[in-house]
Context: one part of a larger RNA
Molecule: small-subunit ribosomal RNA, 5' domain
Organism: Candidatus Zambryskiibacteriota bacterium
RNA sequence: GGAUGAACGCUGGCGGUGUGGAUAAGGCAUGCAAGUCAAACGGCCCAGCACUUACGCAAGUAAGUGCUGGAUAGUGGCAGACGAGGUAGUAAUACGCAGGAACCUACUCCUAAGACGGGAAUAAUUUCGCGAAAGCGGGACUAAUACCCGAUAAUAUCUUCGGAUUAAAUCGAGCAAUCGGCUUAGGAAAGGGCCUGCGGCGUAUCAGCUAGUUGGUAGGGUAAUGGCCUACCAAGGCAUAGACGCGUAGGGGACCUGAGAGGGUGACCCUCACCGAUGGGACUGAGAACGGCCCAUACACCUACGGGUGGCAGUAGCCGAGAAUAUUCGACAAUGGGCGAAAGCCUGAUCGAGCGACACCGCGUGAUGGAUGAAGUCCCUAGGGACGUAAACAUCUUUUGUAGAGGAGAAAGUUUCGAUUGAUAGUACUCUAAGAAUAAGGGGUUGCUAAACUCGUGCCAGCAGCAGCGGUAAUACGAGUGCCCCAAGCGUUAUCC
Numbered sequence: 001g002g003a004u005g006a007a008c009g010c011u012g013g014c015g016g017u018g019u020g021g022a023u024a025a026g027g028c029a030u031g032c033a034a035g036u037c038a039a040a041c042g043g044c045c046c047a048g049c050a051c052u053u054a055c056g057c058a059a060g061u062a063a064g065u066g067c068u069g070g071a072u073a074g075u076g077g078c079a080g081a082c083g084a085g086g087u088a089g090u091a092a093u094a095c096g097c098a099g100g101a102a103c104c105u106a107c108u109c110c111u112a113a114g115a116c117g118g119g120a121a122u123a124a125u126u127u128c129g130c131g132a133a134a135g136c137g138g139g140a141c142u143a144a145u146a147c148c149c150g151a152u153a154a155u156a157u158c159u160u161c162g163g164a165u166u167a168a169a170u171c172g173a174g175c176a177a178u179c180g181g182c183u184u185a186g187g188a189a190a191g192g193g194c195c196u197g198c199g200g201c202g203u204a205u206c207a208g209c210u211a212g213u214u215g216g217u218a219g220g221g222u223a224a225u226g227g228c229c230u231a232c233c234a235a236g237g238c239a240u241a242g243a244c245g246c247g248u249a250g251g252g253g254a255c256c257u258g259a260g261a262g263g264g265u266g267a268c269c270c271u272c273a274c275c276g277a278u279g280g281g282a283c284u285g286a287g288a289a290c291g292g293c294c295c296a297u298a299c300a301c302c303u304a305c306g307g308g309u310g311g312c313a314g315u316a317g318c319c320g321a322g323a324a325u326a327u328u329c330g331a332c333a334a335u336g337g338g339c340g341a342a343a344g345c346c347u348g349a350u351c352g353a354g355c356g357a358c359a360c361c362g363c364g365u366g367a368u369g370g371a372u373g374a375a376g377u378c379c380c381u382a383g384g385g386a387c388g389u390a391a392a393c394a395u396c397u398u399u400u401g402u403a404g405a406g407g408a409g410a411a412a413g414u415u416u417c418g419a420u421u422g423a424u425a426g427u428a429c430u431c432u433a434a435g436a437a438u439a440a441g442g443g444g445u446u447g448c449u450a451a452a453c454u455c456g457u458g459c460c461a462g463c464a465g466c467a468g469c470g471g472u473a474a475u476a477c478g479a480g481u482g483c484c485c486c487a488a489g490c491g492u493u494a495u496c497c
Stems, first nucleotide, its partner, number of pairs: 001497004006493005013363006019356002026319003030316003035078003040075002043072001045070011085275003095199006103192003108188007116150004125140006156165003171180003201247003208238003213235008250272004254265004277297005299310004327353001329352003335349001336347004366396004376387004402433005410424001413420002441486005446467003452481005462469002
């Protein structure tokens, strides 16, 4: 000199773009953050229309049936394994680069073929009971794209090559055409699992480490290779080119600095890995578990004391610790995601707004004229000099701010074909009006280092990055005036080059 997710002190006008819990992976009140589908299914309820029956002269009322529409607890499907967060662990089951062979894949796309016949349940509902609650149990009834059995059987699987085995929902919408789905096989796309080489850290005051250890055979297991696991056999394997141990640490793209080589860092953004109070486990599923399940532990809460409930390292917010880090905001309008035939619903992803000079960039705090130079203050050799064209005063302008009027783009889609959709926002922007009006500080001034005089103090009070200054004329302390540097900032501290 440059840099920072900074903090502290003094000061503080505006806008844009970014950025903001680095410490306690400490604990959390409250709301929200993952639902959706009624075009899979049986109900409950509501509304409308039509018909029938009863009562009634009629209007109508009640019950039942059918159709249409709405709404939704439950069964069922898909999603919930993504998205969002954090960096505790991990020095290698991670990451980066380059290769490899023994694998899997829901949704999506392409191709081919198929979808025949039957059955038994169960939730909801109803009824009975237990419990403070959370919730639970028994009986009866019912549906399905839920479940089961049989048939069919290749291009699938196994095979002794004869053969054997394995599927489905003809279900839903529609008058229909058709559309959406179901099953099997092959392929694509994209994603994932596995293996190998090389690369990137400190320590030798860690020198030896290792029995499933290293290899083989056979088997098991897995989607798949493999000591992954088991039995048997052999005695190997690694290491001073640092094994093993200990300490520290998420890795990379990148970022900072530097002419470069290097050195340092790993905030934001992208990507990979890992984690979800701590430890362990399986289930479901194409795939596995932050807002799923079970067990244990610690903590916290409710309780009728019998028993229950919970997991913010999602978004806001609270406490704590800390030098220190924001709103319990708006909207799904856009982009994207889930579900749905669609309308649409959900979405603290996201888009926006709010707060903080935290950073960078831009703008302003007026412009022109104006005295041999007001007043005031400071200095003085007492003559004068400085602040200083600075002010006053005159003329002008109106960025910004204030007031008024107008007012976006971002919108593509969707649709019942009539139409309709913007949170931001009455914002940006445009025009008009009045008016210099609303807006300057911080640090320094002995040398390094740009900028000095006076007074006070008297080795005191104090300063200080280093040298050093202060003991009666201190350009070094404190104040005033001037000057210098930067400027909505300026200094200090911390850290890196």